RNA sequence: GAAUCAUCCAGAGCGACUGAGAGAUCUGGCUCAAUGACGUCGCAGCAACCCCGCCAAAUUCGUGGUGACAGGUGCUAACGCCAGUUUCGAUGAAAGGCGAAUCAGAUGUCUC
Numbered sequence: 001g002a003a004u005c006a007u008c009c010a011g012a013g014c015g016a017c018u019g020a021g022a023g024a025u026c027u028g029g030c031u032c033a034a035u036g037a038c039g040u041c042g043c044a045g046c047a048a049c050c051c052c053g054c055c056a057a058a059u060u061c062g063u064g065g066u067g068a069c070a071g072g073u074g075c076u077a078a079c080g081c082c083a084g085u086u087u088c089g090a091u092g093a094a095a096g097g098c099g100a101a102u103c104a105g106a107u108g109u110c111u112c
Base pairs, nucleotide, nucleotide: 001112002111005108006107007106008105013043014042015041016040017039021032022031023030026084027083028082029081044076045075046074049072050071052067053066054065055064056063086101087100088099089098091096
């Protein structure tokens, strides 16, 4: 870098350094930010994807349930901050909003 599958309205912040933009990208909105955001580092925490224990059917694989948090990741403003284009469903007189799918994205797992 490419492919697969799963999840994305729950949860969890302080300190030091730095110094101007930041919230992935484009557009529009909204928000955070010199009372120092974003970022980096340290510590702390959250969660439970992998790992680990137990159970079930099963039987080298793989699946489901449950427990735990030592280890590998991840995460710790706002729903992935909100909306956008297309299709479908129900609703509605219509406009519209709601739900689902799709595209793009993030994280993990696994393969190359």

A computed fold for a 112-nucleotide RNA from Nesterenkonia sphaerica, annotated as SAM riboswitch aptamer (S box leader).
The coordinates come from a structure-prediction model, not an experiment, and the mean pLDDT is 79.
NCBI's taxonomy places the organism under Bacteria, Bacillati, Actinomycetota, Micrococcales, Nesterenkonia.
The sequence was found by an Rfam model in a public genome assembly.